[in-house]
The RNA shown here (Glycine riboswitch aptamer) has 90 nucleotides and comes from uncultured Paraburkholderia sp. The RNAcentral record of the sequence draws on MGnify. The source organism's lineage runs through Bacteria, Pseudomonadati, Pseudomonadota, Burkholderiales and Paraburkholderia. Model confidence (mean pLDDT): 75 of 100.
RNA sequence: CAUCUGGAGAGCGGCGCCGUGCGCGCCCACCGAAGGGGAGCCACGCGCGCCACACGCCGCUGGCGAAACUCUCAGGUACAUGGACAGAUG
Numbered sequence: 001c002a003u004c005u006g007g008a009g010a011g012c013g014g015c016g017c018c019g020u021g022c023g024c025g026c027c028c029a030c031c032g033a034a035g036g037g038g039a040g041c042c043a044c045g046c047g048c049g050c051c052a053c054a055c056g057c058c059g060c061u062g063g064c065g066a067a068a069c070u071c072u073c074a075g076g077u078a079c080a081u082g083g084a085c086a087g088a089u090g
Stems, first nucleotide, its partner, number of pairs: 001090006011028001013027005029077003035073001036071003040064004045060003049057002
């Protein structure tokens, strides 16, 4: 990477459109397990900053950077589809 199997959560919400579709647009309420972002650390850097001074604190800039945590951008909220992750086979 490929195939098979298992696989949670949350409205079968309302209105409108039409080509009536597992369709599109808007509104409200929700979910976290496609994907994506965030924390923290470092700097020999910057500041007429704070401070008696400073190796300290604050702000800015640059670099690195996790998660099942967190955000809810994206995605999702009967079935279908999707689905992190797990198992088996190649």